RNAcentral holds the sequence, with entries from SILVA. Predicted 3D model of a 1518-nucleotide RNA (small-subunit ribosomal RNA) from a metagenome. It matches the Rfam family "Bacterial small subunit ribosomal RNA".
RNA sequence: AGAGUUUGAUCCUGGCUCAGAACGAAUACUGGCGGCGUGGAUUAGGCAUGCAAGUCGAACGGGAAAGCUCCCUUCGGGGAGUGAGUAGAGUGGCGAACGGGUGAGUAACGCGUGGGAAACCUACCUCUCGGUGGGGGAUAACAGUCCUAACGGGCUGCUAAUACCGCAUACGACCUCGCGAUUGCAUGAUUGCGAGAUGAAAGGCGGCCUCUACAUGUAAGCUGCCGCUGAGAGAUGGUCCCGCGUCCCAUUAGCUUGUUGGUGGGGUAAUGGCCCACCAAGGCUACGAUGGGUAGCCGGCCUGAGAGGGUGUCCGGCCACACUGGGACUGAGAUAUGGCCCAGACUCCUACGGGAGGCAGCAGUUGAGAAGUUUCGGCAAUGGGCGAAAGCCUGACCGAGCGACGCCGCGUGAGUGAUGAAGGCCUUAUGGGUUGUAAAGCUCUGUCAGAUUGGGAAGAAAACUCCGGAAUUAAUACCUCCGGAGCUUGACGGUACUAUCAGAGGAAGUACCGGCUAACUCCGUGCCAGCAGCUGCGGUAAUACGGAGGGUGCAAGCGUUGUUCGGAUUCACUGGGUAUAAAGGGUGCGCAGGCGGCUUGAUAAGUCAGCGGUGAAAUAUGUCGGCUCAACCGGCAAACGGCCCCUGAAACUGUCAGGCUUGAGUCCGGGAGAGGAAGGUGGAAUUCCUGGUGUAGUGGUGAAAUGUGUAAAUAUCAGGAGGAACACCGGUGGCGAAGGCGGCCUUCUGGCCCGGAACUGACGCUCAGGCACGAAAGCUAGGGGAGCGAACGGGAUUAGAUACCCCGGUAGUCCUAGCCGUAAACGAUGGGCACUAGGUGUUGGAGGAGUUUACCCCUUCAGUGCCGCAGCUAAUGUAUUAAGUGCCCCACCUGGGGAGUACGAUCGCAAGGUUGAAACUUAAAGGAAUUGAUGGGGGCCCGCACAAGCGGUGGAGCAUGUGGUUUAAUUCGAUGCAACGCGAAGAACCUUACCUGGACUUGACAUGCAGGGGACAGGUGUAGAAAUACAUCUUUUCUUCGGAACCCCUGUACAGGUGCUGCAUGGCUGUUGUCGUCUCGUGUCGUGAAAUGUUGGGUUAAGUCCCGCAACGAGCGCAACCCCUGCUUCUAGUUACCAUCAGGUUAUGCUGGGGACUCUAGAGGGACUGCCGGUGACAAACCGGAGGAAGGUGGGGAUGACGUCAAGUCCUCAUGGCCCUUAUGUCCAGGGCUACACACGUGCUACAAUGGCCGGUACAAUGGGCUGCAAUACCGUAAGGUGGAGCGAAUCCCAAAAAAACCGGUCUCAGUUCGGAUUGGAGUCUGUAACUCGACUUCAUGAAGCCGGAAUCGCUAGUAAUCGCGAAUCAGAACGAUGCGGUGAAUACGUUCCCGGGCCUUGUACACACCGCCCGUCACACCAUGGGAGUUGGUUGCACCAGAAGUAGAUAGCUUAACCUUCGGGAGGGCGUUUACCACGGUGUGAUCAAUGACUGGGGUGAAGUCGUAACAAGGUA
Repeated sequence: AGAGUUUGAUCCUGGCUCAGAACGAAUACUGGCGGCGUGGAUUAGGCAUGCAAGUCGAACGGGAAAGCUCCCUUCGGGGAGUGAGUAGAGUGGCGAACGGGUGAGUAACGCGUGGGAAACCUACCUCUCGGUGGGGGAUAACAGUCCUAACGGGCUGCUAAUACCGCAUACGACCUCGCGAUUGCAUGAUUGCGAGAUGAAAGGCGGCCUCUACAUGUAAGCUGCCGCUGAGAGAUGGUCCCGCGUCCCAUUAGCUUGUUGGUGGGGUAAUGGCCCACCAAGGCUACGAUGGGUAGCCGGCCUGAGAGGGUGUCCGGCCACACUGGGACUGAGAUAUGGCCCAGACUCCUACGGGAGGCAGCAGUUGAGAAGUUUCGGCAAUGGGCGAAAGCCUGACCGAGCGACGCCGCGUGAGUGAUGAAGGCCUUAUGGGUUGUAAAGCUCUGUCAGAUUGGGAAGAAAACUCCGGAAUUAAUACCUCCGGAGCUUGACGGUACUAUCAGAGGAAGUACCGGCUAACUCCGUGCCAGCAGCUGCGGUAAUACGGAGGGUGCAAGCGUUGUUCGGAUUCACUGGGUAUAAAGGGUGCGCAGGCGGCUUGAUAAGUCAGCGGUGAAAUAUGUCGGCUCAACCGGCAAACGGCCCCUGAAACUGUCAGGCUUGAGUCCGGGAGAGGAAGGUGGAAUUCCUGGUGUAGUGGUGAAAUGUGUAAAUAUCAGGAGGAACACCGGUGGCGAAGGCGGCCUUCUGGCCCGGAACUGACGCUCAGGCACGAAAGCUAGGGGAGCGAACGGGAUUAGAUACCCCGGUAGUCCUAGCCGUAAACGAUGGGCACUAGGUGUUGGAGGAGUUUACCCCUUCAGUGCCGCAGCUAAUGUAUUAAGUGCCCCACCUGGGGAGUACGAUCGCAAGGUUGAAACUUAAAGGAAUUGAUGGGGGCCCGCACAAGCGGUGGAGCAUGUGGUUUAAUUCGAUGCAACGCGAAGAACCUUACCUGGACUUGACAUGCAGGGGACAGGUGUAGAAAUACAUCUUUUCUUCGGAACCCCUGUACAGGUGCUGCAUGGCUGUUGUCGUCUCGUGUCGUGAAAUGUUGGGUUAAGUCCCGCAACGAGCGCAACCCCUGCUUCUAGUUACCAUCAGGUUAUGCUGGGGACUCUAGAGGGACUGCCGGUGACAAACCGGAGGAAGGUGGGGAUGACGUCAAGUCCUCAUGGCCCUUAUGUCCAGGGCUACACACGUGCUACAAUGGCCGGUACAAUGGGCUGCAAUACCGUAAGGUGGAGCGAAUCCCAAAAAAACCGGUCUCAGUUCGGAUUGGAGUCUGUAACUCGACUUCAUGAAGCCGGAAUCGCUAGUAAUCGCGAAUCAGAACGAUGCGGUGAAUACGUUCCCGGGCCUUGUACACACCGCCCGUCACACCAUGGGAGUUGGUUGCACCAGAAGUAGAUAGCUUAACCUUCGGGAGGGCGUUUACCACGGUGUGAUCAAUGACUGGGGUGAAGUCGUAACAAGGUA
């Protein structure tokens, strides 16, 4: 410090997720030791049991018992001593208000911080000044008695005090009055003098004899200590007040009557409406009152670079609470709870009358919960209470125990050790790799744990006793302080530490391994099981599931889950945005608020500087030190951004005062304008009405129909009525804040611009809330209504058509008055000011020049457009009219959906508007640009693509292939074009892969090894369907004699598979497409994907060529080079040829010969837009022509770029993986692949006269031949047979008759002399074998069919059409396929349309790419949510009732020790009663929150449901 994830790719916006750290955690698996920390976060739910606050006999009265000893005894017991002035209880004092717990409540002066108290209190403690005199009356304990289950209580009697009460005294104190002084920010404060009034006390314990008395020594006395009391001061602790800070909601906007203030009282320690009476009507609030929700606050802690964000466990400070609510008492201090009273809930006891209780103290228990410990030891230390002290008490505390809950440390061994062991795993498997120096082995060490072995700290200083000194005193006494000596005290604990012993012995797991993110293979599984933080894995080769091996990380832990911060600059103060991504309010005016021109002076609030106070400790940081280190602990330092006091500065901001003119405004002179309102007025057009002319249609559409018209339409002419809108001008022209504004005239009226520079003197800008305006539609009332026209009716279209189109047509559109308040109210761009290159239009002014006027030109101000630089921007773009650079103010945004919805509030007559969520769901949604693809977008151009033609298919019969069906099997594959006479260039057996049956198991076939054997093989016979089995006969070769070759048998490795996967593959092939494209290097441009080149202007069959150009070049393609063919030359001349010469034949190159010709087959030539003319841009090229056998690629072939289709093929072959192994292998026989209601493709033959049949007569080329082609001859009607010359072929044969054609004859339009299917008979050939299931011949038979619906195919010239011939496969078996030649056309105007393709451009929400994407209803399942008659619960307001305990007041009843008394009584008190306040409770009525509710509304999510096709292309109606 970043990374993953939207896309085919890119940049951006934007969310989601991850890596880090932390925790009072929990949980899975695992677990050796120690140290230091830490441990009920939930039910402030309920609690058994024990302990947690007592102490003082030196305040006081009183005072046991058991036991032991002794004595007595009636043997029942009694007494004395001791126990013991002990225990326990009581009066009294102090403490119990501390310590300890918890966080319910509390949004508050509660807390934090800084101040104030001149408005206060403070027991114990310290210091100072005084006092401590003299009396009185009770009461508990106790004793007796009574009531009671208990708790407890009543009566009578006795008694003490440091308990209680008078009196005396009063340095201070307090109060009143009078006279001053000093001083403060105000009330006031301090202080001096004088007078008056008021109010105290308690003793206890030591010591001594100086003075006095008795006189032993004690008492008075003296003295010390502890107390008591009146004051003052301090310290400590507290109380009150104030400034500032302190969570969320405005879908909480108004709250308040003791409320705000005053006067006077009361009350308090004290100020104060704290309380009361009266008076006034105030007080708080947008700087957030009131209400609601949540929450103890802080030092700190976690995180973070910081700013921040989160948090408040442990430790420390403050607050609050103590079962819930209320209340006071005591006291220095409490509104106290380990105190009291009352009410309530709960629990327990009960004799039913009544009582008792409060763990949020320490342990512990139960409950709820994911979840948190021992009913431990000790007061040894620290601290606290009491005490003079010893001491007692102390679950505070110190320790131990439990929990890997956290942090820190240590260990589980170290060295050496290669045969790289065994085993495991992987593998390309005779081998290798890895686990791995790892193990074993050898040599060592001894931490930790262990040991019936030993030693052994620190934490302890005091107190106490003695001695010495100081202080005090009359004192050498006592007491206190200091020093020294002695003695005693340890829960932890025989712990830490240490010595010894033994022995590698007792001690490693967990998560992960696709990317992020370090770490890879095998097996299993097969969209199953499962994983998953995000992206996503899994559908038969999963590094992502499960296991294994291996590896990586961390380690006594490691993963998971949860939470917080970080990353997230993703609420942006530091540090973001708003044209199009989310986001500028529809527009203006304007209060509050924010901001504000130049200049002078003052001030010092902000600001700055210096000094001081505070900012507790702990924590954190630095440094030093202590535990062996560390964690942990200690010392010191710095810091604690803050707040406050004082002093100073005066630039800036603020404030006050004065001035200025440039901002703003006023004035004067001009100007333009659909600016607004009202009133009038004009013509054109539509419609309607009346009349005329006139006659059959009109109107409307893609085409129609509805409609209208003989009752006279449409058309046309004239007249009239009425409403609405204003053609031309008219213009990216004008005006207005926006909405918006358009005939003409008049009236009223707002704003703007220019020029001048007279006036005011900052008067300004912006603007939450507020007010006003605000298109269309809509609403209310009243008018108006020509045209248009939602709804509605009809006609069409359509599968449907509640639409688009047509005919009608009501609201409405118009006017008046009012409402509504929204729009893509858009420049998707808030307003103001300033600055920052230009160019060119246009509108309105002004100035100059033009001699004046017009055009034109220059300058300038104000508007309104276009282009464009810098800059900005993600890009598009914007660019003085900013989206640039700055300042000021306002509004708004924070992933998509849910949703601008629900609820609430508010506005509205309504419709609805404004404000505006959540649950839930999702990993994207989005912007700009790029490349493709695509469009019922555009432009250009090709192709038998259409058109123009010729011939077919689709109908018939047959052949063949396919589907389907059937079957034991009908083997398998191919399936739009690009499967279907395809693999198959040829299924009777074989082929053959299929089925049935019979057999074999190292196998039909290959190789190796081991053992045995000698043949193998052939012949014959038997059984059998054969395979096969048995029997029998014949029988090896070479040799260096060891053996080898070959074969058989047995065994073992292995063979074998047309079994699966073409979606694991190679190779090959099809197709796009013989379309003209597909790319690269360098450069340039762009943030980038990409672009450029390859686009553009021409041209071409062509990315062919030329020109231009930020491109320049290049490659695979095109073309050419290759083959055939067309002309020709040369060479050569047999088997081909024969002109000339010769010979010969009935005839024939038959023979000699020839090399001329044809031909054969080699080498050349020829054609290149080369020449001419024209067009073109002086180009490329095109058009025409000449010559030429051939002319613009002469014709044909071979040749197939980058890629696409997971195209086809595992059944040609090869091959990974999987599967079978007495079978999915192998052999054999028979059957099947040839089936047949049917459907389709491809063909053949036809339907006839351009023909059929008969006869005659011509003319080819390519090929093939020894397992062969086969002549002459003979036989057969024929297929063919017999026979065999010749020929391995330019020689012989197939082979001949090529056929169509031509000539002649016949048939005469008919199911025929067309057509030949089908069937019967007889044959031929091949072959072991033609039954299933061959071809051919012949005789007979003679079906459908008379030119083919919708639709569809081929072909542009030697082509189509038509005619025959050859040959591959092959024993035989073509109508197929493939070659060959013969005859030989028609048509092409042209590119509008259909199909396919290419280039450019455009739109796109597509990228699996339009066979795309995608919307809504309905149906089903699930989820959350709104409404809902209501129901239930919580909180709370108001009104009223009620009124416990308590306090205060009153008091006529009852009662009363201290004081007074004139003895009668009084003062004072208590009880009771009553009044006021008030808790619980109750009644009524509201508010609010939550739960639930028949039914209901929409929403979301789901597998391949239903209906349509709304959007994306002009998405087919933008």